[in-house]
Molecule: c-di-GMP-I riboswitch aptamer
Organism: soil metagenome
RNA sequence: GAUAACGGCAAACCCGGCGAAAGCCGGGGACGCAAAGCCAUGGAUCUAAAGCGAGGCAACUCGCCAUGAUUGCCAGGCCGCCGAA
Numbered sequence: 001g002a003u004a005a006c007g008g009c010a011a012a013c014c015c016g017g018c019g020a021a022a023g024c025c026g027g028g029g030a031c032g033c034a035a036a037g038c039c040a041u042g043g044a045u046c047u048a049a050a051g052c053g054a055g056g057c058a059a060c061u062c063g064c065c066a067u068g069a070u071u072g073c074c075a076g077g078c079c080g081c082c083g084a085a
Stems, first nucleotide, its partner, number of pairs: 001082001008033002013028006031072001037078003041075003044070003051064005
C1' cells in the first nucleotide's frame, strides 16, 4: 500500500458438539480484512459458575466479583507475501 500478482483468512446465518454463560471447536457459508497471522502484556467490553452480601419458611430472586471470554475493540510485542507511486 496500487483498478498489480500469487495466494490467505472468514462476519452474519445454518447444522453437529463443548460450556453455567459469555463464548469456543468442526462442517457449510462470505460481511469484510494488507496482517481479520501469533501472544491475554496494558486498557476496554462481555459473562457470573464458584464465592461473598441481602431478601425469603423454602424454592428462588437481587447485588458484587474473574480465576472465564473477546486479538474481526484499541494499543503493545513477535513473525510473514508482493513490490507500482